About this RNA: The RNA shown here (TPP riboswitch aptamer (THI element)) has 101 nucleotides and comes from uncultured Tateyamaria sp. The prediction has a mean pLDDT of 78. The sequence was found by an Rfam model in a public genome assembly. The organism belongs to Tateyamaria, within Bacteria.
[in-house]
RNA sequence: GUCCCUACCUCGGGGUGCUGGAAACAGCUGAGAUGCAAUGAUGCGAACCCGUUGAACCUGAACCGGUUAACACCGGCGGAGGGAAGGUUUGGAUCAUCCCA
Numbered sequence: 001g002u003c004c005c006u007a008c009c010u011c012g013g014g015g016u017g018c019u020g021g022a023a024a025c026a027g028c029u030g031a032g033a034u035g036c037a038a039u040g041a042u043g044c045g046a047a048c049c050c051g052u053u054g055a056a057c058c059u060g061a062a063c064c065g066g067u068u069a070a071c072a073c074c075g076g077c078g079g080a081g082g083g084a085a086g087g088u089u090u091g092g093a094u095c096a097u098c099c100c101a
Stems, first nucleotide, its partner, number of pairs: 001094004007088004011051004017028004034045004057082003063076004
């Protein structure tokens, strides 16, 4: 110097569905369905998940088959197209150079 691992710091990305109800609210799934800003996924936050070894999340998509009251779920589409990381550091491996015996 390179690679693997560990920890820390700083930073970044992302979503908010279904059912009942006039609403408040209740129920369901989920890691997450949230608070305030008169209203709004527009802004700022909370929690949570994810950051290239990237199925977090978006697009195709109001997709296709099964299934459900519906969402959810299973399979396909599909490892398709996109998608957000730098620094320091622990231990180890390896290479090179220098010094000593």